[in-house]
RNA sequence: GGGUGUUUAGCUCAGCUGGUAGAGCAUCUCGCUUACACCGAGAAAGUCAGCGGUUCGAACCCGUUAGCACCUA
Numbered sequence: 001g002g003g004u005g006u007u008u009a010g011c012u013c014a015g016c017u018g019g020u021a022g023a024g025c026a027u028c029u030c031g032c033u034u035a036c037a038c039c040g041a042g043a044a045a046g047u048c049a050g051c052g053g054u055u056c057g058a059a060c061c062c063g064u065u066a067g068c069a070c071c072u073a
Base pairs, nucleotide, nucleotide: 001072002071003070004069005068006067007066010025011024012023013022019056027043028042029041030040031039049065050064051063052062053061
């Protein structure tokens, strides 16, 4: 240089044929306990990597840029 995959909550990851962005863990609050842990209830946390395009509507489709991994030269 060429090619493939990947980028979604603090972390690990879902998200079906384009139609309200989610789970587990972690964090915080409350209950429980003498207290801590466990357990139960609840809460907060996201410009879906950036930009542009298509569409009534984009995490999802297209283009491009960037990061990471791998293959190849």